[in-house]
Predicted 3D model of a 73-nucleotide RNA (transfer RNA) from an Opitutales bacterium.
RNA sequence: GGACGAUUAGCUCAGCGGUUAGAGCAUCCGGUUUACAUCCGGGGGGUCGUAGGUUCGAAUCCUACACCGUCCA
Numbered sequence: 001g002g003a004c005g006a007u008u009a010g011c012u013c014a015g016c017g018g019u020u021a022g023a024g025c026a027u028c029c030g031g032u033u034u035a036c037a038u039c040c041g042g043g044g045g046g047u048c049g050u051a052g053g054u055u056c057g058a059a060u061c062c063u064a065c066a067c068c069g070u071c072c073a
Base pairs, nucleotide, nucleotide: 001072002071003070004069005068007066010025011024012023013022018056027043028042029041030040031039049065050064051063052062053061
């Protein structure tokens, strides 16, 4: 330098262009227990990597860039 893949919550990951972006774990609160753990219920937490473009409408499609990984040279 080139090809491909990934980037979404603290972590691991889902998410047909269309209602308010979700799950598990973690965290917080409550219940259960003598207490802890387990279990049950509930809450908080997201500029969807960045900037543009397409569209009535973009996490999703297109372009550039950034970063990470694999391979080629």
Annotation:
The coordinates come from a structure-prediction model, not an experiment, and the mean pLDDT is 82. Its Rfam family is "tRNA". Lineage of the source: Bacteria > Pseudomonadati > Verrucomicrobiota > Opitutia > Opitutales.